The RNA shown here (c-di-GMP-I riboswitch aptamer) has 88 nucleotides and comes from a Rhodocyclaceae bacterium.
Lineage of the source: Bacteria > Pseudomonadati > Pseudomonadota > Rhodocyclales > Rhodocyclaceae.
The coordinates come from a structure-prediction model, not an experiment, and the mean pLDDT is 84.

[in-house]
RNA sequence: CCAAAAUUAGGGCAAACCCGCGCGAAAGCCGGGGUCGCAAAGCCUCCGGUCUACGGUCCUCACGGACUACGAUAGCGGGGUUGCCAGA
Repeated sequence: CCAAAAUUAGGGCAAACCCGCGCGAAAGCCGGGGUCGCAAAGCCUCCGGUCUACGGUCCUCACGGACUACGAUAGCGGGGUUGCCAGA
């Protein structure tokens, strides 16, 4: 240097789904179960995206419709920050 084989830590989180006299207008969140996956799928909405529209604005005879985040998503990206292992 090439090829083959073997070995390869401790662990962490938890999608869908199910349960709940749970919270919320909704999106969604929380608790328990469950494990699709994730080297930050730990934490933070500063920027963008996406979702919802109680409330607000406009339209409609009305039914309703459109727009709108101060709401949500960190498991949609960017960014900030903290951590584990290995190597240098």

The sequence was found by an Rfam model in a public genome assembly.